[in-house]
Molecule: SAM riboswitch aptamer (S box leader)
Organism: Candidatus Roseilinea sp.
RNA sequence: CUCUUAUCCAGAGCAGCGGAGGGACCGGCCCGAUGAAGCUGCGGCAACCUGAAUCGAACAAGGUGCCAAUUCCGGCAGCGAAAACUGGAAGAUGAGAG
Numbered sequence: 001c002u003c004u005u006a007u008c009c010a011g012a013g014c015a016g017c018g019g020a021g022g023g024a025c026c027g028g029c030c031c032g033a034u035g036a037a038g039c040u041g042c043g044g045c046a047a048c049c050u051g052a053a054u055c056g057a058a059c060a061a062g063g064u065g066c067c068a069a070u071u072c073c074g075g076c077a078g079c080g081a082a083a084a085c086u087g088g089a090a091g092a093u094g095a096g097a098g
Base pairs, nucleotide, nucleotide: 001098002097003096004095005094006093007092008091013042014041015040016039017038021031022030023029025075026074027073028072043067044066045065048063049062051059071090076087077086078085
């Protein structure tokens, strides 16, 4: 990087360095000098793998992941006067395969 598969309306932040961007892409709308990204330290959430031979429950030491807003909302299709709803695409993460 590609493929398969599961999940995505819940949950969880402070400090130091840094110094203008960030929320994948596009449109919108937001966040940001009362300090963005990134890095570091400590903390937390969660329960995919694992701990553990099987099933169920509980736990959370280890491997990932995550800690503004539903994946922030929409993008394509169906339905609809509209709002909305349903499905999909794309994306993210886990597990497995190439």